[in-house]
RNA sequence: UUCUUAUCAAGAGAGACGGAGGGAUUGGCCCUUUGAUGUCUCAGCAACCCUCCUUUAAGGAAACGGUGCUAACUCCAAUAGGCUUUUACCAGCCUAGAAGAUAAGAA
Numbered sequence: 001u002u003c004u005u006a007u008c009a010a011g012a013g014a015g016a017c018g019g020a021g022g023g024a025u026u027g028g029c030c031c032u033u034u035g036a037u038g039u040c041u042c043a044g045c046a047a048c049c050c051u052c053c054u055u056u057a058a059g060g061a062a063a064c065g066g067u068g069c070u071a072a073c074u075c076c077a078a079u080a081g082g083c084u085u086u087u088a089c090c091a092g093c094c095u096a097g098a099a100g101a102u103a104a105g106a107a
Stems, first nucleotide, its partner, number of pairs: 001107008013042005021031003025078004043070003048066002051061003074099001079096006
C1' cells in the first nucleotide's frame, strides 16, 4: 500500500509550542487571532487486540500493555430502492450501498 471482517446516534480536557486557516473530497453549514487545525507533555474517555471467567455460538470482567479517540450523529448530504404527503414538484422518514475513520488478520 491492497484485500477481508467488525464498529461508527454515546463518552472524554488542561498546559506549553506555534501562528492561519481548518472540519477527508464536493456543496452546505460551522470552528477559528476571545489563537483554531497541528505537535509535545500530563490527564481523561472508550474497549479493537493482549489478559482472565464462561461458552455450541456468543457473552461478561479488568484497564497493566499495543493502538485509537477527547466541536457539532462519520456536522448534514452525495448513489440506489422503498414508504408518507401532494395534481405534481418540494419536503420528511426508513433500508441498503459508495466514500471516510479506527482496530484485527492476511498478502